[in-house]
RNA sequence: AUCAAGUAUGCGCUGAAUCCUUGUUAAAAGGAGCGGGAGAACCACACAUUGGGGUGAAUCCGGUGUAUCACCGGUAGGGUUAAAGCUCUUUCGACCCGAAUCCGUCAGCUAAUCUCGUAAGCGUUGGAAGAGAGGGUGG
Numbered sequence: 001a002u003c004a005a006g007u008a009u010g011c012g013c014u015g016a017a018u019c020c021u022u023g024u025u026a027a028a029a030g031g032a033g034c035g036g037g038a039g040a041a042c043c044a045c046a047c048a049u050u051g052g053g054g055u056g057a058a059u060c061c062g063g064u065g066u067a068u069c070a071c072c073g074g075u076a077g078g079g080u081u082a083a084a085g086c087u088c089u090u091u092c093g094a095c096c097c098g099a100a101u102c103c104g105u106c107a108g109c110u111a112a113u114c115u116c117g118u119a120a121g122c123g124u125u126g127g128a129a130g131a132g133a134g135g136g137u138g139g
Stems, first nucleotide, its partner, number of pairs: 011123004018032005033118006043108001051106001052103004060074006077097005086132007
């Protein structure tokens, strides 16, 4: 000096998944915020084993094979491209994702109401244009 791994702290990203209080050896409980589901009238739907439905960006098409599945290409759709004051938007380029899983014959919308979750996993910083909020200092 370079590469890789681990720990701690800070910052940042996907995501609803953050913060506060009480309490404990540990645990656990509650609240706020954010997010999801069930659920009238009216309206909508004609569906009903070819089952149906939910969360999620994650659907759909084509091809190959040893054809339950795996792989390849594309695609609706989605994300990042931080800060070194903060938040947001558009655009160009670049880099990625395009999964998984739950309910169990059952659920359209839906006021009241009821109910559930608050995980997990990561390490990005190229350019241009615009908008907004707030703070500080001085007069």